[in-house]
RNA sequence: AGAGUUUGAUCCUGGCUCAGGAUGAACGCUGGCGGCGUGCCUAACACAUGCAAGUCGAGCGAGAAAGUGGGAGCAAUCCCGCGAGUAAAGCGGCGGACGGGUGAGUAAUAUAUGAGGAAACUACCGUUUAAUGUGGGAUAACAGUUGGAAACGACUGAUAAUACCGCAUGUGCUUAUAAGUCGGCAUCGAUUUAUAAGUAAAGGUGGCCUAUGCUUGCAAGCUACCGUUAAACGAGGUUCUCAUAUUCUAUCAGCUAGUUGGUAAGGUAACGGCUUACCAAGGCGACGACGGAUAGUUGGUCUGAGAGGAUGACCAGCCACACUGGGACUGAGACACGGCCCAGACUCCUACGGGAGGCAGCAGUGAGGAAUAUUGCGCAAUGGAGGAAACUCUGACGCAGCGACGCCGCGUGGAUGAUGAAGCCUUUAGGGGUGUAAAGUCCUUUCGGCAGGGAAUAAUAAGUACUAUAUGAAUAAGAUAGUAUGAUGAAGGUACCUGCAGAAGAAGCCCCGGCUAACUACGUGCCAGCAGCCGCGGUAAUACGUAGGGGGCGAGCGUUAUCCGGAAUUACUGGGUGUAUAGGGCGCGUAGGCGGUUAUUUAAGUCAGGUGUGAAAUUUCAGGGCUUAACUCUGAAAUUGCAUUUGAAACUAAAUAGCUAGAGUGCAGGAGAGGAAUGUAGAAUUCCCGGUGGAGCGGUGAAAUGCAUAGAUAUCGGGAGGAAUACCAAUGGCGAAGGCAGCAUUCUGGACUGUAACUGACGCUGAGGCGCGAAAGCGUGGGGAGCAAACAGGAUUAGAGACCCUGGUAGUCCACGCUGUAAACGUUGGGUACUAGGUGUGGGAAGCAAUCAAUCUUUCCGUGCCGCAGCUAACGCAUUAAGUACCCUACCUGGGGACUACGAGCGCAAGCUUAAAACUCAAAGGAAUUGACGGGGGCCCGCACAAGCGGUGGAGCAUGUGGUUUAAUUCGAUGCAACGCGAAGAACCUUACCUGGGCUUGACAUCCUAUUGACCGCUGCAGAGAUGCAGUUUUCCCGCAAGGGACAGUAGGACAGGUGCUGCAUGGCUGUCGUCAGCUCGUGUCGUGAGAUGUUGGCUUAAGUGCCGCAACGAGCGCAACCCAUGUCCUUAGUUACCAUCAGGUAAAGCUGGGAACUCUAAGAAGACUGCCGGUAAUGAACCGGAAGAAGGUGUGGAUGACGUCAAGUCCUCAUGGCCUUUAUGUCCAGGGCUACACACGUGCUACAAUGGCAGAUACAACGGGCUGCAAGCUCGCGAGAGCAAGCAAAUCCCUUAAAGUCUGCCUCAGUUCGGAUUGUAGUCUGCAACUCGACUACAUGAAGUCGGAAUCGCUAGUAAUCGCGGAUCAGCUACGCCGCGGUGAAUACGUUCUCGGGCCUUGUACACACCGCCCGUCACACCACGAAAGUCAGUAACACCCGAAGACGCUGAGCUAAUCUGAGUAACAUUAGAAGGCAGGUGUCUAAGGUGGGACUGGUGAUUGGGGUGAAGUCGUAACAAGGUAACCGUAGGGGAACCUGCGGUUG
Repeated sequence: AGAGUUUGAUCCUGGCUCAGGAUGAACGCUGGCGGCGUGCCUAACACAUGCAAGUCGAGCGAGAAAGUGGGAGCAAUCCCGCGAGUAAAGCGGCGGACGGGUGAGUAAUAUAUGAGGAAACUACCGUUUAAUGUGGGAUAACAGUUGGAAACGACUGAUAAUACCGCAUGUGCUUAUAAGUCGGCAUCGAUUUAUAAGUAAAGGUGGCCUAUGCUUGCAAGCUACCGUUAAACGAGGUUCUCAUAUUCUAUCAGCUAGUUGGUAAGGUAACGGCUUACCAAGGCGACGACGGAUAGUUGGUCUGAGAGGAUGACCAGCCACACUGGGACUGAGACACGGCCCAGACUCCUACGGGAGGCAGCAGUGAGGAAUAUUGCGCAAUGGAGGAAACUCUGACGCAGCGACGCCGCGUGGAUGAUGAAGCCUUUAGGGGUGUAAAGUCCUUUCGGCAGGGAAUAAUAAGUACUAUAUGAAUAAGAUAGUAUGAUGAAGGUACCUGCAGAAGAAGCCCCGGCUAACUACGUGCCAGCAGCCGCGGUAAUACGUAGGGGGCGAGCGUUAUCCGGAAUUACUGGGUGUAUAGGGCGCGUAGGCGGUUAUUUAAGUCAGGUGUGAAAUUUCAGGGCUUAACUCUGAAAUUGCAUUUGAAACUAAAUAGCUAGAGUGCAGGAGAGGAAUGUAGAAUUCCCGGUGGAGCGGUGAAAUGCAUAGAUAUCGGGAGGAAUACCAAUGGCGAAGGCAGCAUUCUGGACUGUAACUGACGCUGAGGCGCGAAAGCGUGGGGAGCAAACAGGAUUAGAGACCCUGGUAGUCCACGCUGUAAACGUUGGGUACUAGGUGUGGGAAGCAAUCAAUCUUUCCGUGCCGCAGCUAACGCAUUAAGUACCCUACCUGGGGACUACGAGCGCAAGCUUAAAACUCAAAGGAAUUGACGGGGGCCCGCACAAGCGGUGGAGCAUGUGGUUUAAUUCGAUGCAACGCGAAGAACCUUACCUGGGCUUGACAUCCUAUUGACCGCUGCAGAGAUGCAGUUUUCCCGCAAGGGACAGUAGGACAGGUGCUGCAUGGCUGUCGUCAGCUCGUGUCGUGAGAUGUUGGCUUAAGUGCCGCAACGAGCGCAACCCAUGUCCUUAGUUACCAUCAGGUAAAGCUGGGAACUCUAAGAAGACUGCCGGUAAUGAACCGGAAGAAGGUGUGGAUGACGUCAAGUCCUCAUGGCCUUUAUGUCCAGGGCUACACACGUGCUACAAUGGCAGAUACAACGGGCUGCAAGCUCGCGAGAGCAAGCAAAUCCCUUAAAGUCUGCCUCAGUUCGGAUUGUAGUCUGCAACUCGACUACAUGAAGUCGGAAUCGCUAGUAAUCGCGGAUCAGCUACGCCGCGGUGAAUACGUUCUCGGGCCUUGUACACACCGCCCGUCACACCACGAAAGUCAGUAACACCCGAAGACGCUGAGCUAAUCUGAGUAACAUUAGAAGGCAGGUGUCUAAGGUGGGACUGGUGAUUGGGGUGAAGUCGUAACAAGGUAACCGUAGGGGAACCUGCGGUUG
């Protein structure tokens, strides 16, 4: 730091995903040791049991027992001492408000930061001052009686205090009054003095004996210490106030009656509506009040480069809570976790009357959950409570236990060791890998184990002794400080150290297609499975599973979850809005934001310095301590903040005074479909009336509906009425936009130009708000000619709810209201300034030459086109910016769901505005590129059409295929490009198929071992045969004679064999587009890039053939040429071919001599190149015509097939990977089948006849083949053929008579003298064999068929048509097929509109598997989430009323009442009356819970219903993408199974 994923490829936009770090984690597999941390995130759910807050005898009274010692008694038992002033309980004091837990509530009564003293309190602690005098009456414990099951009481009696209550004193404090001083902006504050009133206390312990007393060590006393009281100050703590900051939601916009303020009173520690009465009507709010949802908060933690984002476990600060709700009491402090009262729910006990309880303390239990520990040890340390102290208590804390939960450290050995062991894996079978890895050899011993040491360090102190200091009368006593001595360890026999033995006890997990480091084999076969994204798996899976190997990390490794990052993907740093998501339809304008120029002042922002604070911990840096590290200690820095203070004054701001360049006003002009109202004009359509006229009109692709003899259309005249304004007219004008068009008048808005008189920043933008706003639509009332949704009819069509036609109503028009939307678009918000030009056009102005006109130049405002820089993903924009900057505003953040639902506002309605979520996908999208395609365009070609000739499709037969059948009908080929194809030949064989019978190293190949010596051949028997049995015959070579070798049989083993599967694993070969003219490359250039250019353009060609031009220049594969055949001529050669001339010769004949002329044969050469002439093309390439020539424009025909396409065909030609089979899917044999037969199709043959058939006669070829052959000739047979047989391995002999043709005759238009199928009989030939299942011959038989529907095929010249001949295969043949050969021998082409195919250029595209493409909607089915819904259930917060516990505050208090006071009374008590004060009880107010009621809001559920999404190959159509076949789309209205159609207006995307 990036990467993968949209596409055929590209760039961009944009989402999704990954690599990193982290965690209080959980799960899976695995697990040696230690250190340091950490551990209920869920049910603030319920809790058994134990412990977690007590302590003080130096505040007080009282005071056991067990046990033990002694004594008495016969014994039971009793008494005394010790235990012991102990335990336990009580009164009293202090502490239970700390410590510990949890995060439910709380969006501010909280927290953070910074201020404040305005108006406060403070136990313990510290400092200071003054006191600590004198009295009194009770009460618990206890005892007795008594109630109750218990909890717990009741009554009577007795008693103490540092418990409680008086009186005195008053440093002081409080209050009141009076006087003074000081300070202020006001209320006032500070302070001094005097007077009056009110107001305190508690003692305890130790010590001493100097004056007193006596019981000579004890009182008083003195002294020390600890307390107590009243004050002042401090420290620490607490309360209160202010400012700023602190989540989401506007689909929460208005909230508030103690509400805001005042006066008075009450209350509080204190201010305050904190509370009450009265008065006023305020207070808060778009800078988000009120409401709703969620949430403890901070230091910090995680991440990040940072800014930020997320988070708030552990540790630390603050807050809140303690079963739920309410309440107060006590106290310095609580409205109190282990206190009280009440109410509620729950649990437990109960004798049913009544009671008890609160783990969100530590352990622990149940439950919940993916999930979180021991009912441990100790107060030794640190800290806390009490105490004078010893000490006691302390689940705080220190430790240990459990858990790899995290971080850190260590180990599981080291060295050596190759002809590279074995095993395993793989292989091209050679080898390679695991791999120095192992074994082996030599070492070491951390950790663990055993043994020993180790009371180490972690510990200071109390007490005692001594010294010093202060107090004191004191050398006493106590206090403080120092020195010496000095008990105590949970962890723990732990850390650490030493010794011993021995490599000994100690490695796993994930991954290996790309991202992303790491590959092979086997298994599986769209199955099983994987998957973070893309995606893998359908028989060769580096992606599943296993193995080998490899990679990563390592006592861990993976997965899951969550957060940050990457993500500049909410953009402050740091994004955008023409077409990708995104500019509001347009204006006016409020708040707000921003704002020209000069000077002065201020100092809010800003900048600099200082001060305070920013807790500690954390983080960073530097050191130190644990063997290291984690961890920890010390110090520094940092804490980017807040507050305050001192300064600066450029900029912003504020204030003041100015300026004129912005803005506006005035004056002078001209332009304009700008707006509103009224009037008016002509043309046209329609209608009405009348005339003429007489058969159609109208309409369409073609028609029909419609109109018309009741007189239409046409034409002339007259009239009515409504709507719209031709020409001018224009990328012209005006307006903010929507929009505006005859002419005239009235009223009226704005812009522009010139001038420079006036004002003096008055400006720009603009959330809300207000107004305007096409068409359609709505309401009321008019109007209604034309047009025209709906509707009707006619057509079209498979259908036609459409397009087309005929009609036609709302509507379109007017007035007044409403609606408020459009592709309301320049898809481009407004304003200001700046930044090359060129050329049009609209409206003004100025200048120049004497003037005018025209022109020219300059300038301002508008409106177009082209174009540079720059910008942009590209397209494009470009002074009218999409450039460069600034200001303000609106809007966007993946696609779908969704311009939707719910809620709200508006509307008469239609509907509009605002606007989600669940769920689902990995894309959706923009621009451009290359192709392909188009019922787009242009150019061109082809037997492509057209023009012709002949066929096919109808018949019969042949042949192939499908289908069916069958034991089998072997297999393959299947649009063109399968179907007389593989097959150039299925009776057996072939043969692969079926049935049956056999064989198993095999029918065939190679090798090894053992054994035999033959094998072969021949004969007989059995059998359908294969085969079996029996017999006969029988080895060779070398040798040192031991053996070796060859060959063959038998047995065994390696292996053979397979026409079994996969042509979608392959090679090779082939078909097809297509013999079409195309397909590419190098360098250069252009483009971000895919790509383009070249290869396009003009002309031309059969041709990317060539020429010219050109940012291209060249080149390659194709084209052409080279090759073969053929056409002309020449040269050479002359047998088997030829025969002109010469000679011979025959019945005839190159038959013979001879010839080398001709034909021919087969070698070579020539010839044709647009070379020549004319014209056309500017020139050129070339074309047209002509000459010459056998041939003329590639002469004709063939061979030759570019890059590629179709996963085209072939594993059954061959080869071959993999799989399968091995007494069978191999092999041998017999028989059968491939030849079946209702039917359908393809390809052919023969025909349907007279251009013919039959009979007779007769003429002329070429290519080929031949010894298991072709066969002359003769004889026989009607014939197929048979017998005998010459010649010929061939230019020699044979096949071999060519046929159509020609001549003569018959047939005379018929199912025939056409046609020959079918069938019968008799034969021939081949062959082991002719039944299934051959061909041919003869005789007989004599079917369909009279030229073929829709449709369709071939052919452009020696071609079509027609006629015969030959060959391969082959014993024979199904051949009418195929491949060749020659004979006879036409017609037609105007032309490129159309059909098909192809080429080039261009255009559109939503296609790229490429139009056989893509794709829309209804309907049907399944599943999913959501909305509505009669209702129903629950919750939340209020409201109204009822009831009203405990408590607080009032009122009352006839009842009760120790202290004090006043009387009576007593010697004094006692007793008694009253007062003050208090209490019970009653009552009022407030009030929790509860009840009733009607509403509000939220959530769950709900028959049914609505649309949405997703699904395998369902149904109906074909709406969109190409002119998508009616251009598409937007708004609106109507209609329709559905996509959609139509009307009106708008847009070009």